Model confidence (mean pLDDT): 75 of 100. The RNA shown here (Bacterial RNase P class A) has 381 nucleotides and comes from a Limnochordaceae bacterium. NCBI's taxonomy places the organism under Bacteria, Bacillati, Bacillota, Limnochordia, Limnochordaceae. The sequence is in RNAcentral, with records from ENA. The gene name in the source record is rnpB.

[in-house]
């Protein structure tokens, strides 16, 4: 310089004029309501300071927190799912193991059981817990097996015995080789066989036993011919985890109706308690309590609402994830819902796109800019 690979950060900028929403600060003057010597409070008003993201988005996963509620345990029912860490937690995040891709730098994938059971391999192919279509070899001299053709040495002249090949055809042998298909009695290659097969041997695979290393997944080694099979993000079996509901959660204040009408249950073996069933546990008892069904009133106000599993920064452990310690810092709270209208200038000409209880995460969407670190390739010293 080209080509790639991983990370990160910005994401229009600079001024100036008017307008927003919080939080503090003043309060000369004006206006309200209180008090009536003062003064307290509030509003107008001026004045500082902060005011949408890396994804605010999707609602996919973990929480905080509110409440039921005092809230055990068990079934069903859900998630996770190599190994080790790291968080609050987690289906996230590190750092390994095993398989796969890539010339690398780096990307992907993922529990174990098929021998606990129960499904399922469609179609093609003989055949898919089974097997012989093609096809190879051997025989037809098997104590008179069978058919058609060729050959031609012999014997023989009744047109016949033998004796080869060849073909159908039957028997026996085989699963190496050919076809099918994601997959077909573990590959390859030699011996060996009538052909042939782990039938033998060599490498290799897969299983099995033993050592040996490592927390662990798991790796090496050295023995054994022991060898049909896939599928479990199919039911299933195993470890391990899980109460519900949600800030329109839930508290306080004011205000106001109809303390309403009508059925129905029901005395402890009952009725009720935030998923469903059981067990426990609580709680209540005809002047009570539960369930329906129809009607009524309340749509106001305040707080929940932002100081955090916070952010920068600096040490120190630790391969990292992160985790300790010192400092410094305060960075939106809206309520039909804040950021907005004009000018001037710059230039990368501007993509995805707006907070609504808040975090950690992970998916998805993004023009154009920069920045480290790495891998191959060229080319120069």
């Nucleotide at each position: 310089c080209c080509a790639g690979u991983g990370g990160g950060c910005c994401g229009g900028g600079a001024g100036g004029c008017c307008g927003c929403g919080a939080g503090c600060c003043g309060c000369a003057g004006c206006c309200c309501g209180g008090a009536u010597g003062g003064c307290c409070g509030g509003g107008c008003c001026g004045g500082c300071u902060c005011g949408a993201g890396g994804a605010a988005a999707g609602u996919c996963c973990g929480g905080a927190c509110u409440c039921c509620a005092u809230a055990g345990g068990g079934c069903a029912g859900g998630g996770u799912g190599c190994c080790g860490g790291g968080u609050a937690a987690c289906g996230c995040c590190c750092g390994g193991c095993g398989g796969g891709g890539g010339c690398g730098a780096c990307c992907c994938c993922a529990g174990g059981g098929a021998a606990a059971g129960u499904g399922c391999c469609a179609c093609a192919g003989a055949a898919a817990c089974a097997u012989a279509c093609c096809g190879c070899c051997g025989g037809c001299c098997a104590c008179g097996g069978u058919c058609g053709c060729u050959c031609g040495a012999g014997c023989a002249a009744g047109g016949g015995c033998g004796g080869a090949g060849c073909g159908a055809g039957c028997c026996g042998g085989c699963a190496a080789g050919g076809g099918u298909g994601a997959a077909a009695u573990g590959g390859u290659g030699a011996g060996g066989u009538a052909a042939g097969a782990g039938c033998u041997c060599a490498c290799c695979g897969g299983c099995g036993g033993c050592c040996a290393g490592g927390u662990g997944a798991c790796u090496g080694g050295c023995c054994g011919g022991c060898c049909g099979g896939g599928u479990a993000a199919a039911c299933c079996c195993c470890a391990c985890c899980c109460g519900g509901a949600g800030c329109a959660a839930g508290a306080c204040c004011g205000a106001g109706u109809a303390g309403g009408a009508g059925g129905g249950g029901c005395c402890a073996g009952g009725a009720g308690g935030u998923g469903g069933c059981c067990c426990g546990c609580c709680u209540c008892g005809a002047u009570g309590c539960c369930c329906c069904u129809c009607g009524g009133g309340u749509u106001g106000g305040u707080c929940g609402c932002u100081g955090g599993a916070g952010a920068c920064g600096g040490g120190c452990g630790g391969u990292a994830a992160c985790g300790c310690u010192c400092g410094u810092c305060c960075u939106a709270g809206a309520g039909g819902g804040a950021u907005g209208g004009c000018c001037u200038c710059c230039c990368u000409c501007g993509a995805c796109a707006g907070a609504a209880u808040c975090c950690g995460g992970c998916u998805u969407a993004c023009a154009g800019g920069u920045c480290c670190a790495c891998u191959g390739g060229c080319u120069a010293u």